A computed fold for a 104-nucleotide RNA from uncultured Rubrobacter sp., annotated as Glycine riboswitch aptamer. Rfam family: Glycine riboswitch aptamer. About the family: This family represents the bacterial glycine riboswitch. RNAcentral holds the sequence, with entries from MGnify.

């Protein structure tokens, strides 16, 4: 690496567009313009909120330099994880999914 099973958390928050639906009002009647709801639809903004895709940080410890006579002492690298940030990603279900099992 494939396959199969498990596997959490957080607003179905809000405003605008456009895009369906329904209703009014205009109209002789019908589309359309205007007005109003609705949408478990698409996309932007804004607040709120999560940490388990990926990224970030770093404690003892360990190297390497320099300094000292030593014991030490500065300096610098390097240092995990579900930990920490919330960049990226998520916040209905689906999907995703660290990480676990079995197979191969």
């Nucleotide at each position: 690496c494939c396959g199969c099973g498990g596997g959490a958390g957080a607003g179905a928050g809000u405003c605008g567009u456009c895009c369906g639906g329904g209703g009014g009002a205009u109209g002789g009647g019908g589309a359309g313009c205007c007005c109003c709801c609705c949408g478990u639809g698409g996309u932007g903004g804004c607040c709120g909120c999560c940490g388990a895709a990926g990224g970030u940080g770093a404690a003892a410890g360990g190297g390497u330099u320099g300094c000292a006579g030593g014991a030490g002492c500065a300096a610098u690298c390097u240092g995990a994880a579900u930990c920490u940030c919330u960049c990226a990603g998520g916040c209905a279900g689906a999907a995703g999914g660290a990480c676990c099992g079995c197979g191969g």